[in-house]
């Protein structure tokens, strides 16, 4: 000084549909995208010029969700070890 994980505090988006269950059960139909997971490149970069290899709030819904609560990319605040630097 930085600082993954941790901890507060802020967080959007879509049917409290039908039907069935004691149930936030189980089945059907619409949608949502920001847990995580598929997929990709004008351009980079590599190259035996074949092609390779690279991201996202993009893209697919698989998975998850569609009252609340949880959760939630992410954003601010704070934290301590291993690393690094002086």
């Nucleotide at each position: 000084g930085g600082g993954a994980a941790c901890u507060c505090c802020g967080g959007a988006g879509a049917a409290u549909c039908u039907c069935u269950u004691a149930a936030a059960u189980g089945a059907g139909u619409g949608c949502c995208g920001a847990a995580g997971g598929u997929g990709c490149a004008a351009g980079g970069c590599g190259g035996u010029c074949a092609c390779g290899c690279u991201a996202a709030u993009c893209u697919c819904u698989c998975a998850g969700g569609c009252a609340a609560a949880a959760g939630a990319a992410u954003g601010g605040a704070g934290c301590a070890g291993g690393c690094u630097u002086u």
Glycine riboswitch aptamer, 86 nucleotides, folded computationally. Rfam family: Glycine riboswitch aptamer. Rfam describes the family as follows. This family represents the bacterial glycine riboswitch. Of the family's consensus pairs, 81% are formed in the model. The prediction has a mean pLDDT of 79.